RNAcentral holds the sequence, with entries from MGnify. The RNA shown here (SAM riboswitch aptamer (S box leader)) has 118 nucleotides and comes from a soil metagenome. Its Rfam family is "SAM riboswitch aptamer (S box leader)". About the family: The SAM riboswitch is found upstream of a number of genes which code for proteins involved in methionine or cysteine biosynthesis in Gram-positive bacteria. The SAM riboswitch acts at the level of transcription termination control. The predicted structure consists of a complex stem-loop region followed by a single stem loop terminator region. An alternative and mutually exclusive form involves bases in the 3' segment of helix 1 with those in the 5' region of helix 5 to form a structure termed the anti-terminator form. This entry represents the conserved core of the complex structure involving helices 1-4. Its mean pLDDT, the model's own confidence on a scale to 100, is 84. The model forms 97% of the base pairs in the Rfam consensus.
RNA sequence: CUCAUCGAGACCGGCUGAGGGAAUAGGCCCGAAGAAGCCGGGGCAACCUGCGGAGCUCAACCACUCCGUGAAGGUGCCAACUCCUACGGCAAGCCGAAAAGGCUCGCCGGCAGAUGAG
Numbered sequence: 001c002u003c004a005u006c007g008a009g010a011c012c013g014g015c016u017g018a019g020g021g022a023a024u025a026g027g028c029c030c031g032a033a034g035a036a037g038c039c040g041g042g043g044c045a046a047c048c049u050g051c052g053g054a055g056c057u058c059a060a061c062c063a064c065u066c067c068g069u070g071a072a073g074g075u076g077c078c079a080a081c082u083c084c085u086a087c088g089g090c091a092a093g094c095c096g097a098a099a100a101g102g103c104u105c106g107c108c109g110g111c112a113g114a115u116g117a118g
Base pairs, nucleotide, nucleotide: 001118002117003116004115005114006113011041012040013039014038015037019030020029021028024086025085026084027083042078043077044076047074048073049070050069051068052067053066054065055064082112087109088108089107090106092104093103094102095101
């Protein structure tokens, strides 16, 4: 840089001791009943990977796509949607005389990020 995925799932022990939820800001949470980190064990998941099936084909093989299934190994992960918002578009409700202004909420996209494969 490219592609795919990101509302599911999965925690104990030891050391240690005050922070943590990527970054900035706001919010909201977690934390001395022990944060982050390190070590050990356990687990989840199924990206890489194995097997089976379907589609594709005149037919067949390969490739590709989809579905199902497995888990030895390589990663990853094990509070909250990637905790939420921020930028753009669309829609709804409420306050209001109002098409001013404000509040709440939903959907889609984007940005940023994470993980894997190349």